[in-house]
RNA sequence: CCAGAGGGUCGGGCGAUCGCGUUGCGGCUUGCCGCACCGAGGAAAGUCCGGGCUCCACAGAAUGACGGUGCCGGGUAACGCCCGGCGAAGGUGACUUCAGGGACAGUGCCACAGAGAGCAGACCGCCCGCUUGCGGGUAAGGGUGAAAGGGUGCGGUAAGAGCGCACCGCGGCUUCGGCAACGCGGCCGGCAAGGCAAACCCCACCGGGAGCAAGACCGAAUAGGGACGGCAUAUGGGCCUCAUCCUGGCCCGCCUGUCCGGGUUGGUUGCUUGAGGGCGGGAGCGAUCCCGCCCCUAGAGGAAUGAUCGCCAAGCCUUUUCGAAGGUGAACAGAACCCGGCUUACAGACCCUCUGGCGCU
RNA sequence: UGCCCGAUCGUCUAAUGGUAAGACUACGGACUCUGACUCCGUCAAUUGAGGUUCGAAUCCUCAUCGGGCAUCCA
Numbered sequence: 001c002c003a004g005a006g007g008g009u010c011g012g013g014c015g016a017u018c019g020c021g022u023u024g025c026g027g028c029u030u031g032c033c034g035c036a037c038c039g040a041g042g043a044a045a046g047u048c049c050g051g052g053c054u055c056c057a058c059a060g061a062a063u064g065a066c067g068g069u070g071c072c073g074g075g076u077a078a079c080g081c082c083c084g085g086c087g088a089a090g091g092u093g094a095c096u097u098c099a100g101g102g103a104c105a106g107u108g109c110c111a112c113a114g115a116g117a118g119c120a121g122a123c124c125g126c127c128c129g130c131u132u133g134c135g136g137g138u139a140a141g142g143g144u145g146a147a148a149g150g151g152u153g154c155g156g157u158a159a160g161a162g163c164g165c166a167c168c169g170c171g172g173c174u175u176c177g178g179c180a181a182c183g184c185g186g187c188c189g190g191c192a193a194g195g196c197a198a199a200c201c202c203c204a205c206c207g208g209g210a211g212c213a214a215g216a217c218c219g220a221a222u223a224g225g226g227a228c229g230g231c232a233u234a235u236g237g238g239c240c241u242c243a244u245c246c247u248g249g250c251c252c253g254c255c256u257g258u259c260c261g262g263g264u265u266g267g268u269u270g271c272u273u274g275a276g277g278g279c280g281g282g283a284g285c286g287a288u289c290c291c292g293c294c295c296c297u298a299g300a301g302g303a304a305u306g307a308u309c310g311c312c313a314a315g316c317c318u319u320u321u322c323g324a325a326g327g328u329g330a331a332c333a334g335a336a337c338c339c340g341g342c343u344u345a346c347a348g349a350c351c352c353u354c355u356g357g358c359g360c361u
Numbered sequence: 362u363g364c365c366c367g368a369u370c371g372u373c374u375a376a377u378g379g380u381a382a383g384a385c386u387a388c389g390g391a392c393u394c395u396g397a398c399u400c401c402g403u404c405a406a407u408u409g410a411g412g413u414u415c416g417a418a419u420c421c422u423c424a425u426c427g428g429g430c431a432u433c434c435a
Base pairs, nucleotide, nucleotide: 001357002356003355004354005353006352007351008350009349010348012312013311014310015309016308017307018306020039021038023036024035025034026033027032028031041332045343046342048341049340050339051338052337053211054210055209056208066207067206068205069204070203071085072084073083074082075081086100087098088097089096090095101202102201106200107199108196109195110194123142124141125138126137127136128135129134130133150168151167152166153165154164155163169191170189171188172187173186174185176183177182215269216268217267218266225260226259227258228257229256230255236252237251238250239249240248262434263433276295277294278293279292280291281290282289283288315328316327317326318325319324362431363430364429365428366427367426368425371385372384373383374382379415387403388402389401390400391399408424409423410422411421412420
C1' cells in the first nucleotide's frame, strides 16, 4: 500500500427568528394572552423470549395432560439471553457457523429410479461345470439412487470375500489430564450396529391464567330490569314437618360469576428514581460482581417534540493549472406502565485490535 | 396500546414431506346464419428470505401484508 476479520462510539454543531405541547407563575374579557423551565431512540419498531407490577384462580407439594428448552461450566432477578471452554463443519489465516441429548425402549417414513431400501439383493460382469443357455459360486468392477451392509493397501483364491494382516474408521474396557463436556494413549473385538427425532416418541429441566383498555377511587346517566349459576347458612323474612322446643327441608333477601338488555364516552390514580446512568478503584481470561463520589427534569387527551435563515462541517458530484474552485448537503425512523435481551431497518463518519499478500529498510 | 389468527392461479377451494388438483373467469378453436348453451384446448399460483431434510405449499425462524377481540358504570 492492497485485500480482509472482529469489536466499540457517534449518527450533524453554533446562533437568530417563527411555531407546537406539558408543567409552573402572572393577567384578565374564564378560555385566551404573557413569561420561565423542559420536551424521542439506538433501534422508541416487530411483539419473538424473560421479569417487575396488578387482578383472578389454587392455597403444602407431587403426578398426569399440554407447551417450551436441550454439549459442558459459569453469569444473571430471570431467560430460548450473555461469557468462557469442548466437539463438528467452512476458511491459507484473523475468524465464522451449528435446535449440538437419545436411532441396541418402541412405532413410523425412506417417493422415482434400481436386481435389491431395512433380520437386503444379484441386472450386466467375473469364475467353475455341463454345453449355447442352464446349474452352482462370488460381490472385486460396472449401472441406479440422496443413501447399496466399513475404507485404502498387501497377501490369499478357480474367481472372490475381514477370509488373513497393516493403517484409518467403528464398538467395548481402561491409564493419565480436566470440575465437566472431552482429549492424549493402551488393550481387546473382527465389522455385527444405515439415515430421519425442526416425524411420533424417550430422558432431563422449566412453565397457573390474564394483561395498565391490568387494577383502585369519584362523578354523570339509565329500566336500578331479566335468564342461568356459585358461596354462605352466622344473621333477617316467609312456607312446610311438629302439641312445643331442638332439628331438618324449600324459597326470598344480602354477597358474587357469566350472558342478554340499558346508560355513559367524564375526572383522579396506577405514572415514572430504576435489576438507572457517568467517572474512579478493586476481583475475574470474560460475561459480570463489589466499593466510593457525582448526576437524574416527556409522562399526555388519539397524543406535542417542527420550520426558515446565517456561519461551520464529514461525505458525495463536477471542473482542475493538482494549489484549489463551484454545487449539494444526512439514513432508518418516531415515546404511550416500566425494565433485561433477541431480531429486523439504517445514508454515512470515527476509533481500537488482528490476519493474508506485495514492496522498501 | 395489548392479545390472537391467517396468507395457494384474476376469484373460490383442494393437496400423508415425494409430478401443485378442481370449479368459475380470461383467451383460442369447434358447433350455429349470428349469439347464448355445450364440447375441446391454452394461459395462470404456493407472500418474501434463510434453515432442517435426499426432497418443503406442508416442519422451524425472521420479515411483509391482511383480519379479529379487548373502554367505563349499574

Predicted 3D model of RNase P RNA and transfer RNA as a complex of 435 nucleotides. It holds a member of the Rfam family "Bacterial RNase P class A". Its family is annotated with tRNA processing, dimeric ribonuclease P complex and ribonuclease P activity in the Gene Ontology. It is annotated as a ribozyme. From the family's description: Ribonuclease P (RNase P) is a ubiquitous endoribonuclease, found in archaea, bacteria and eukarya as well as chloroplasts and mitochondria.